[in-house]
RNA sequence: GCCGAGAUAGCUCAACUGGUAGAGCAAUGGUAUCGUAAACCAUAGGUUAGGGGUUCAAGUCCCCUUCUCGGCU
Numbered sequence: 001g002c003c004g005a006g007a008u009a010g011c012u013c014a015a016c017u018g019g020u021a022g023a024g025c026a027a028u029g030g031u032a033u034c035g036u037a038a039a040c041c042a043u044a045g046g047u048u049a050g051g052g053g054u055u056c057a058a059g060u061c062c063c064c065u066u067c068u069c070g071g072c073u
Stems, first nucleotide, its partner, number of pairs: 001072007010025004019056001027043005049065005
C1' cells in the first nucleotide's frame, strides 16, 4: 500500500429485510436474615468511534476520517 472484519451502557455482547436502543454481569436502593453472602424486586447508566448525505424515520443504507484485529505484498 491492497483486501476483509469490527467500534453500541463500567465490562461482555444483542438489536437479522430501516420503524420505541436491549440482555447478562457490575453499580445503587429495597425485601428477606440474628447478621453476611447467595436469592428476589426495583432504579440509574447510551451524543450507537467522529463528521456529512439519503429518508417521514438511520445502530442499520451511501461517502470521508480515526482507531482495533486478521490476511496479502
A computed fold for a 73-nucleotide RNA from Candidatus Falkowbacteria bacterium CG10_big_fil_rev_8_21_14_0_10_43_11, annotated as transfer RNA. Its Rfam family is "tRNA". Rfam 15.1 lists 5,335,975 matches to the family in 14,413 species. The coordinates come from a structure-prediction model, not an experiment, and the mean pLDDT is 81. The RNAcentral record of the sequence draws on ENA.